[in-house]
Context: one part of a larger RNA
């Protein structure tokens, strides 16, 4: 100098307390060990692997295992010869593929070129190995307050010092005070978004007021007033005020304000740590496989099931459930697409064709709230699993989608030891959309509606910082 430390002092942080809501018990979904399997393809391994890559395995993807094919080759470059190849049909096959008919090359400055066959070798190829040989790129500590430099001084040296100390701050954020003076990367603004508002513009959006029209309806006529859109301003800075401070930075408190002290949110991750992840995103050294470790094809496998563990969905009901009735959003997304009235069907769905290439037209809310009716039970709670009968996509739903009616109605009566998440529009609860897609979402990303409880405190548990000590650690 670090790292340690069941040393010490000083501060942080849903760390702990306080409180709400869970997990851990049940059934399902999803992942992963394990076992099995021809094969269950490969990676990920506390925290930081386990609904992770994968933003979607029925074929395909697919890398894996059966079996049947090729060997200059699924794919490129060069050489030489040829002028077809493809398409269609028919015949073998499970296809790949093979073999018959049929058709039968384009442009040219005449050198050649485009394209396809055929061959020879150079070579493709390789999701094979080594993330401990790499670039990239990510995660984490941590959005923690930190991590260095140039001169200068001071030590033999190795380093100090600045960065330590008084105070402050989310902040090495500022101020004083010093052998230090300055200065980078970070810290905070400068970006984006939302909260107020004001100009400018008014269709596709909007409707006060006129006037016209309906069962009803911005529908029309007119108008930009407000809503709203989307661009350019304003607007918040400890700017005032008063208390505490060292007259300082700053805290406290208040006034005004749509908003107050970094107003919420978000992008943004220093210097470095963990031989951390990843050779299967792509790139790439060395190695290795070349009639096979390549490739092309059927099928099967990644869906397997005694069991263990993560996440997560439904519940265990009455702040409910079921019937009927009747409101109110944001954000998206749409041409191989989104579909609307209307009509048939119990229903999933079908028929239909109107609109939209979209502020225009469609996809589009539910819990809430009314009123009724169950009366505490394995129930009119749960809806697992099971049969029958449909529907949907798609060459095919048998292994191995998805959704519908009807019957069937399992385990569950709140869950042990231990355990997450959350501080406000948050948690907790309703739905909605997106993307991946043919088809499929209990995940993911995103939006919106309703909308709390608690925090004395900082002894203790974990993590982090900053000064200090002690050390047979480096």
């Nucleotide at each position: 100098u670090g790292a340690c430390g069941g040393g010490g002092g000083c501060c942080c942080g849903c760390a702990c307390a306080a409180g709400c809501a869970g997990u851990g018990g049940a059934g399902u979904a999803u992942g992963u060990g394990g076992u099995u399997u021809a094969a269950u393809u490969c990676g990920a391994a506390g925290c930081a692997a386990c609904g992770c890559g994968a933003a979607g395995a029925a074929c395909c993807u697919u890398a894996c295992c059966a079996g049947g094919g090729c060997u200059u080759g699924a794919c490129a470059u060069c050489c030489c010869u040829u002028g077809a190849c493809a398409g269609c049909u028919c015949u073998a096959g499970a296809g790949a593929u093979a073999g018959a008919g049929u058709u039968u090359c384009c442009c040219u400055u005449c050198g050649g070129g485009g394209c396809a066959a055929g061959g020879a070798g150079a070579c493709a190829g390789g999701u094979g190995g080594u993330g401990c040989a790499u670039g990239g790129u990510u995660g984490u500590c941590g959005u923690c307050a930190g991590c260095u430099c140039g001169u200068g001084u001071c030590g033999u040296g190795a380093g100090a010092u600045g960065u330590u100390g008084g105070g402050u701050u989310a902040a090495g954020u500022c101020c004083c005070g010093u052998a230090a003076c300055g200065a980078g990367c970070g810290c905070a603004a400068c970006c984006c978004u939302u909260a107020u508002u004001g100009u400018u513009a008014g269709u596709u959006g909007c409707c006060a007021g006129c006037a016209a029209g309906u069962a009803a309806a911005g529908u029309u006529g007119g108008g930009c007033a407000c809503u709203c859109u989307a661009a350019c301003g304003a607007g918040a800075c400890u700017g005032c005020c008063g208390g505490u401070g060292a007259u300082a930075a700053a805290u406290c408190g208040g006034a005004g304000g749509a908003a107050g002290g970094u107003g919420g949110g978000g992008a943004u991750g220093a210097c470095g740590u963990c031989a951390a992840a990843u050779c299967a995103u792509c790139a790439u050294g060395c190695c290795c496989c070349u009639u096979a470790u390549g490739u092309c094809c059927u099928g099967g496998g990644c869906u397997a099931c005694a069991c263990a563990c993560g996440u997560a969905c439904u519940a265990c009901a009455a702040u409910g459930g079921c019937u009927g009735g009747u409101a109110c959003a944001g954000a998206g997304g749409g041409g191989a697409g989104c579909u609307a009235a209307g009509c048939c069907g119990c229903g999933a769905g079908g028929u239909g064709g109107a609109g939209c290439c979209a502020a225009u037209c469609c996809c589009c809310a539910a819990a809430a709230c009314c009123a009724g009716u169950c009366c505490c039970a394995g129930u009119u709670c749960g809806g697992a699993u099971u049969g029958c009968a449909g529907g949907c996509u798609g060459c095919a739903a048998u292994u191995c989608g998805c959704c519908u009616g009807c019957a069937u109605g399992a385990a569950g009566u709140g869950g042990g030891a231990a355990u997450u998440g959350c501080u406000a529009g948050u948690a907790a609860u309703g739905g909605c959309a997106g993307g991946u897609c043919a088809g499929c979402a209990u995940a993911c990303u995103g939006c919106c509606g309703u909308g709390a409880a608690u925090a004395c405190g900082u002894u203790c548990c974990c993590g982090g910082g900053c000064c200090u000590u002690g050390u047979a650690c480096a």

The part of an RNA shown here (small-subunit ribosomal RNA, 3' major domain) has 474 nucleotides and comes from an uncultured organism. It matches the Rfam family "Bacterial small subunit ribosomal RNA". Its family is annotated with ribosome and structural constituent of ribosome in the Gene Ontology. The prediction has a mean pLDDT of 84.